The part of an RNA shown here (small-subunit ribosomal RNA, 3' major domain) has 473 nucleotides and comes from an uncultured bacterium. RNAcentral holds the full RNA, with entries from ENA, Greengenes and SILVA. Rfam family: Bacterial small subunit ribosomal RNA.
Context: one part of a larger RNA
RNA sequence: UGACGGGGACCCGCACAAGCGGUGGAGCAUGUGGUUCAAUUCGAGGCUACGCGAAGAACCUUACCCAGGCUUGACAUGCUUUUGACAGCCUACGAAAGUAGGUCUUCCCGAAAGGGACAGAAGCACAGGUGCUGCAUGGCUGUCGUCAGCUCGUGCUGUGAAGUGUUGGGUUAAGUCCCGCAACGAGCGCAACCUUUUCCUUUAGUUGCCAUCAGGUUAUGCUGGGCACUCUAGAGGGACUGCCGGUGAUAAACUGGAGGAAGGAGGAGAUGACGUCAAGUCAGUAUGGCCCUUACGCCUGGGGCUACACACGUGCUACAAUGGCCACAACAAAGGGAUGCCAACCCGUAAGGGGGAGCCAAUCCCACAAACCCGGCCUCAGUUCAGAUUGAGGGCUGCAACUCGCCCUCAUGAAGCUGGAAUCGCUAGUAAUCGCGGAUCAGCCACGCCGCGGUGAAUAUGUUCCCGAGCCU
Numbered sequence: 001u002g003a004c005g006g007g008g009a010c011c012c013g014c015a016c017a018a019g020c021g022g023u024g025g026a027g028c029a030u031g032u033g034g035u036u037c038a039a040u041u042c043g044a045g046g047c048u049a050c051g052c053g054a055a056g057a058a059c060c061u062u063a064c065c066c067a068g069g070c071u072u073g074a075c076a077u078g079c080u081u082u083u084g085a086c087a088g089c090c091u092a093c094g095a096a097a098g099u100a101g102g103u104c105u106u107c108c109c110g111a112a113a114g115g116g117a118c119a120g121a122a123g124c125a126c127a128g129g130u131g132c133u134g135c136a137u138g139g140c141u142g143u144c145g146u147c148a149g150c151u152c153g154u155g156c157u158g159u160g161a162a163g164u165g166u167u168g169g170g171u172u173a174a175g176u177c178c179c180g181c182a183a184c185g186a187g188c189g190c191a192a193c194c195u196u197u198u199c200c201u202u203u204a205g206u207u208g209c210c211a212u213c214a215g216g217u218u219a220u221g222c223u224g225g226g227c228a229c230u231c232u233a234g235a236g237g238g239a240c241u242g243c244c245g246g247u248g249a250u251a252a253a254c255u256g257g258a259g260g261a262a263g264g265a266g267g268a269g270a271u272g273a274c275g276u277c278a279a280g281u282c283a284g285u286a287u288g289g290c291c292c293u294u295a296c297g298c299c300u301g302g303g304g305c306u307a308c309a310c311a312c313g314u315g316c317u318a319c320a321a322u323g324g325c326c327a328c329a330a331c332a333a334a335g336g337g338a339u340g341c342c343a344a345c346c347c348g349u350a351a352g353g354g355g356g357a358g359c360c361a362a363u364c365c366c367a368c369a370a371a372c373c374c375g376g377c378c379u380c381a382g383u384u385c386a387g388a389u390u391g392a393g394g395g396c397u398g399c400a401a402c403u404c405g406c407c408c409u410c411a412u413g414a415a416g417c418u419g420g421a422a423u424c425g426c427u428a429g430u431a432a433u434c435g436c437g438g439a440u441c442a443g444c445c446a447c448g449c450c451g452c453g454g455u456g457a458a459u460a461u462g463u464u465c466c467c468g469a470g471c472c473u
Stems, first nucleotide, its partner, number of pairs: 007473002010470001012468002015463002019426005026317008034308002042053002064303007073126001077125008088103006106117004128292002131290003137286001139281003142277001144275001149188006155164003168179003194269004199237007208227003213224003240263001243257005319419001323378004335366003340359002345354003385416001390411007432455007
């Protein structure tokens, strides 16, 4: 000077408390440990690993295992010699890769010799390595933490390490601001500038909209017409403690009020200081060193990553009546669509098939939102709850669904009657609950992830205690 203390003072955070819903029990999904295996590739390991890398493991991917093959190589550059093409096609062997043979066979300049282009073969430099080291590294990332801190110049103090400034009195979400002060200033952070959302004006009016006028229909902005409204997307305005009362030190600020669509940072996002954890990543890429070089490289077929006495994490579905089923029938937002999205109509109980209109999309399609409302049945039961498991039959994608895909129909109907110790999330359009979309993607093991809207709460007396952080001592 720091760090630490079951030392002290102050202060903050869904940290506790108050409250709502979960996890821990069940079934299933998924990740991990363990075990097994020829292989079950590798990494990630308290918080900060475990629906994580993986935003798509049947082949491919694939890095693992078994088997069959190749050796200048699947890929790059260059040199020497040689051939003239290579590719394609055929035959044999083969699971394929490939091997052997056959067939076919160059172009440009030049009279020629020769040179060049391209390709094959032989040879040489070299290629190649998801092999090791993240404790040799770059880059990127997690975390403390969106916490309010971390420093510098000059001056001053101290023999010096260093201190001061940055402490103190107030205040703030904030080292935010005010006042004071041997300090005066400054930098990185905070805030603001950026995006989105909430209000208004204006410009514009198609693919959007329809108030007025007219036409038309079983019906529909359907048509003429219009741009008022909604909306779309550009430009502006608007909020600043600006105004009033009170408190305060006449300050900063706090508190109440007016006006206002919005009020004291309006909500949300992007943005992550100096640093910490030799944190993570050599398997995204880059890269030092080491190692392999007829193999630790490369190709192919098949298998494995999907195993299963068990243990843990994260989820989904439930255990029912605030419910289940049937029927009827409203109201979104944000997205995606060309070897794509696919309408009407027809077939099929359905998955799906046929069909082919429209749309490169404010035009057409995905696309019926669902919970909700109204009506009916069920009447507390392992049930008209719940849906695992299994049998049978089908559909789709794909070269191919045995290992190992998804979906539909019929049948089957398991555990489960609210979950021990313990533990998690959330303070408002939040929790809870309901559906919709997208990336990846042929298909999909998505109940994951990232978004979107619908319905829409309860509670906070407070800071003694648990956890984490800040400042002074």